The part of an RNA shown here (large-subunit ribosomal RNA, domain II) has 711 nucleotides and comes from a Microcaldota archaeon. RNAcentral holds the full RNA, with entries from ENA. Lineage of the source: Archaea > Nanobdellati > Microcaldota.
Context: one part of a larger RNA
């Protein structure tokens, strides 16, 4: 790990509910109960057994019907009473008679209250100092070597004290020392098997080690103090009991179909892993006529924009005008005066605003009509029982704030959690789509060269990067390749290139300059001769010289140059072992555009066959039981969670059967049932087992690092 057993919502009491059943203004007890009268703190007072109108079922009547009338329990409304507050209006609590017993389902509250699980406190009961810590009692050990205190002798100074020196001598928490013996620094060394061992290393006559005995005990001891020890247990030992401590926290919690099916929000809480109330699920009732999530159409609103001589608040330029002060500047003895700046006003120009708006959307949103949907097969609405949820994520739109995040926050809406199937290579929330069940058929995303079901389809264009064959998200200025469309312009009176020649004279302009001759700077840039030919575009010289160019002429023959824009592609452009479009492989492609026919492909969707719910008739029937027929395009996933219905195990009551001519049980094996589970047949086995109904439960295991046993 595996098999086998065991193993977790249980019981009493007392509330709440539904359901069954008795009996009723009573009802049950041995007895206290509860119920028939309330109000008021208390004194106290005390309710038309109903009075009007509306009206559902059901009933009756008309009607072929559709309807429509009457009556209308129950239900709704206005009255009306009883009390209590009160000057009074007013308000509050009852009032038009149903309850109580017992049984069973849920369920709350006390209780160990499904089960297991702490770390703890406590002490009333006891064990412990064979380990380990200090004290004591009798004991043992401590190889050599070194050093050499006091004391003590001789020898010399000395006046005394005393000093120096040489010896003996042998002290010491004195040295060395893998001796024994204690000890435990380092290798951050070795090492499954809980404090070892290897090297190294300290200490080795003393506050030394060590044997036996003996003493201190748990808020207690002992302690050269570490919170250190006190039997592998110490910031308060173990052992037991209080004990099933408590755990807002982990784990796990045993058979089946069916019906609907959430929420991770608001509030408050020493509250933030939690409860409670609301919301949002489900189950029964009660009403009875409307109900609204969609669609348009009016009407409010003040986002976004946009706008500002429409306000208010900032804010560039320029102009005219004012007026006193103030700041700089000038004239003058001075008085004043001139100029500017700043400042107001207008005017002109450029620009802004969440807390500006002459303006104004598209949307939401509220509100009114109309249409659709939905609802007497009962919506909306209320009552009550039972919940689970309060960690949420994710894609699109879109707002606040932001350097960004697989980053926080908000709103609307899909979705995943709770949703399987198909595409997307693989991949919760991206794309097609919602799965009762069997066949068979057709299509949705998305695809058709192999791998792999379907096209090596069809008709053009483009791409030369292996770009791409990667839904989007994914890429910038700029620079190039090719293709397309465009403009402008020169062109046979001959353009573009290319070859062939000419490019000249005044003059070496003028002046500066050592020199300046087209070509260092300046300043001028004219005339001739011409087909043209610059007072010179570039290379060059110290300065000439010398090459080319502009511009002409021949030759040559037909398109040529310049620009935009758009297509597809290159660079521009960088990440970590080889290496990636899932891959082989692809090039008039199996790439990329554009159009087109075809086909594959899902649980979709269609058709046919069963199942099951829901619903209506109907036939038994007391019944919401049960059988039949019809309807269901607008039923059928599904976590927690609610509701319904059945399977099966042990025990009893009553009832009815099987079994030595072979029970149970256990191997095979064939049917039935959606399932749980049931039955028949063989074999083994050798003595008890079943069926209906009824009732009770220590009632159903794969899981809990469950528990015992086996392997």
């Nucleotide at each position: 790990g595996c098999c086998a057993a065991g193993g977790a919502g249980u019981u009493u009491a007392c509330g709440a509910u539904a359901g069954u059943g008795g009996c009723a203004a009573g009802c049950a007890u041995u007895g206290u109960g509860c119920a028939u009268a309330g109000c008021g703190a208390a004194a106290g007072c005390g309710a038309a057994u109903c009075g009007c109108g509306c009206g559902c079922a059901a009933c009756g009547c008309c009607g072929c019907a559709a309807g429509g009338c009457g009556c209308c329990a129950g239900g709704c409304g206005c009255g009306c009473c009883g009390u209590c507050u009160u000057c009074a209006u007013g308000g509050g609590c009852g009032g038009g008679a149903a309850g109580u017993c017992a049984c069973u389902g849920u369920u709350g509250u006390a209780a160990g209250a499904c089960c297991c699980g702490a770390a703890g406190c406590c002490a009333a009961a006891g064990c412990g100092a064979u380990c380990u810590a200090u004290a004591c009692g009798c004991g043992a050990a401590c190889a050599g070597g070194g050093u050499g205190a006091a004391g003590c002798c001789g020898u010399c100074c000395u006046u005394c004290c005393g000093g120096a020196u040489g010896g003996u001598c042998g002290a010491g928490g004195c040295c060395c020392g893998c001796a024994a013996c204690c000890c435990g620094u380092a290798u951050u060394g070795g090492u499954c098997u809980a404090a070892c061992c290897a090297u190294u290393g300290g200490g080795g006559u003393g506050a030394u080690u060590u044997g036996c005995g003996c003493a201190u005990a748990g808020g207690g001891a002992u302690g050269a103090u570490a919170g250190g020890u006190c039997a592998u247990u110490c910031g308060a030992g173990c052992u037991u009991g209080g004990c099933g401590a408590u755990a807002g926290c982990g784990g796990g919690u045993u058979c089946c179909c069916a019906u609907c099916g959430a929420a991770g929000u608001g509030a408050a809480c020493c509250g933030c892993a939690g409860u409670u109330c609301a919301g949002c699920c489900u189950c029964a009732c009660c009403c009875g006529a409307g109900g609204u999530u969609g669609g348009u159409a009016u009407c409010g609103u003040g986002u976004a924009g946009a706008g500002c001589c429409a306000c208010c608040g900032a804010u560039u330029u320029g102009g005219u005008g004012g007026a006193g002060c103030g700041g700089g500047g000038g004239a003058g003895a001075a008085a004043u005066c001139c100029c500017u700046c700043a400042c107001c006003a207008c005017c002109u120009u450029g620009u802004c605003a969440a807390a500006c708006u002459c303006c104004g959307a598209a949307g939401a949103c509220g509100a009114u009509a109309c249409c659709g949907c939905c609802g007497u097969a009962g919506a909306c609405g209320g009552u009550g029982g039972g919940a689970g949820u309060u960690g949420g994520g994710g894609g699109c739109a879109u707002g606040a704030g932001u350097u960004a995040a697989g980053c926080g926050c908000g709103u609307g809406u899909c979705c995943c959690g709770a949703g399987g199937g198909g595409g997307g290579a693989a991949c919760g929330a991206c794309c097609c789509g919602u799965a009762c069940u069997c066949a068979c058929g057709u299509u949705a995303a998305g695809g058709u060269c192999c791998c792999a079901a379907a096209g090596u389809g069809u008709g053009g264009u483009c791409u030369a990067a292996g770009u791409g064959u990667a839904a989007a998200c994914u890429c910038a200025a700029g620079a190039u390749g090719u293709u397309u469309u465009g403009a402008a312009u020169c062109u046979c009176a001959g353009a573009c290139a290319g070859u062939g020649g000419g490019g000249a004279g005044g003059u070496a302009g003028g002046a500066a300059c050592a020199g300046a001759a087209g070509c260092u700077g300046c300043c001028a840039u004219c005339c001739u001769u011409u087909a043209a030919a610059c007072a010179a575009c570039g290379c060059g010289u110290a300065a000439c010289a010398g090459c080319g160019g502009a511009c002409c002429c021949a030759u040559c023959a037909a398109g040529g140059u310049u620009u935009a824009a758009a297509g597809c592609a290159u660079c521009g452009c960088a990440a970590a072992c080889u290496g990636u479009c899932g891959g082989g492989a692809c090039u008039c492609a199996a790439g990329a555009c554009c159009a087109c026919c075809a086909c594959c492909g899902a649980a979709a969707c269609g058709u046919g066959g069963g199942c099951g719910c829901c619903g209506u008739u109907u036939c038994u029937g007391a019944a919401u039981a049960g059988g039949a027929a019809c309807g269901g395009a607008u039923c059928g996933a599904g976590u927690a969670g609610a509701u319904g219905g059945g399977c099966g195990u042990a025990c009893g009551g009553c009832u009815u059967g099987g079994g030595u001519a072979g029970a149970a049980g256990c191997g095979g094996g064939g049917g039935c049932g959606u399932g749980a589970g049931u039955u028949c047949c063989c074999g083994u086995g050798g003595a008890c087992c079943g069926g209906g109904u009824u009732g009770u439960a220590a009632c159903g295991a794969a899981g809990a690092u469950c528990u015992u046993g086996g392997u």